[in-house]
Context: one part of a larger RNA
């Protein structure tokens, strides 16, 4: 920009893409077969490999403004307690998130038409013949079935709901509006930008604060014991990023723009 008014939703699916793998073991059955050795078809079940998709409950990984321990040094006058630097100084753990080596699931079943092949009926050609007419089966392959995209499918589809017939006009259009949308702002289940999604005071969108969870693992201060290092008590203490809730304290203020009336 188009989709013969303007919008907000929900669909249909022409068409396209993806997927399509495979092994071992068990039962049937030591059966059929075979002198024996050996050893099935058909059918049923179990467990794997690689690959793929989704996810984070578990097992792990990561963890740079979470917690603790600790070395050296400088600083906060000193003690104590802390801060800076040293790869996050090093070390032990670790929430959310993201992840695989973790978890779950998938390849199908089924239907249709066929290939090689196997048939039935059957003439030409009194027989025979799967084929000439007719007709039945038959593959991991083909078409569906499964997953995803999809009406620019210009062949521009369908359904539901909302808005209304304003003013000017040189009849080309211009203007103010409706439903609605955008700008702007707070953000994230989204994300390179854009888009998408949740919100914008009739508000829990983010921050803060409060409560909880998770994590760390017993704060500081004081007291007691000990010459002291240190230990014990107060105390599962103190602290705690992203998590779960609550609460308008802070910030989403005030506003602006676009947007039908037509064939």
């Nucleotide at each position: 920009c188009g989709c013969a008014g303007g919008a907000g939703g929900u669909c249909u699916g022409a068409g396209g893409a993806g997927g399509c793998c495979u092994a071992u073991c068990c039962c049937u059955a030591g059966u059929a077969c075979g002198a024996g050795a050996g050893g099935a078809c058909c059918g049923g079940g179990a467990u794997g490999g690689a690959c793929g998709u989704a996810c984070c409950u578990c097992u792990g990984g990561u963890g740079u403004g979470c917690c603790a321990g600790u070395u050296g040094u400088c600083c906060u006058g000193c003690c104590a307690a802390g801060g800076g630097c040293a790869u996050c100084g090093c070390u032990g753990g670790u929430u959310g998130g993201c992840u695989a080596u973790g978890u779950a699931c998938g390849g199908a079943a089924c239907g249709g038409g066929u290939a090689a092949g196997c048939g039935c009926u059957g003439a030409a050609g009194g027989c025979a013949u799967c084929u000439a007419a007719g007709u039945g089966c038959g593959a991991a392959a083909c078409c569906g079935g499964c997953u995803c995209c999809a009406a620019g499918a210009u062949g521009a589809g369908a359904c539901c709901u909302c808005c209304c017939a304003c003013c000017g006009u040189u009849c080309g259009c211009g203007g103010g509006u409706a439903a609605g949308g955008c700008c702007c702002c707070u953000g994230g289940u989204a994300g390179a930008a854009c888009a998408c999604c949740a919100g914008g005071u009739u508000g829990a969108u983010a921050g803060g604060c409060c409560g909880g969870a998770c994590g760390u693992g017993g704060a500081a201060g004081c007291g007691c014991a000990g010459c002291a290092a240190u230990g014990c008590g107060u105390u599962g203490a103190g602290c705690u990023g992203a998590c779960c809730g609550g609460u308008a304290c802070u910030a989403a203020u005030c506003g602006g723009c676009c947007g039908a009336g037509g064939g």
Molecule: large-subunit ribosomal RNA, domain VI
Organism: Actinobacteria bacterium RBG_16_70_17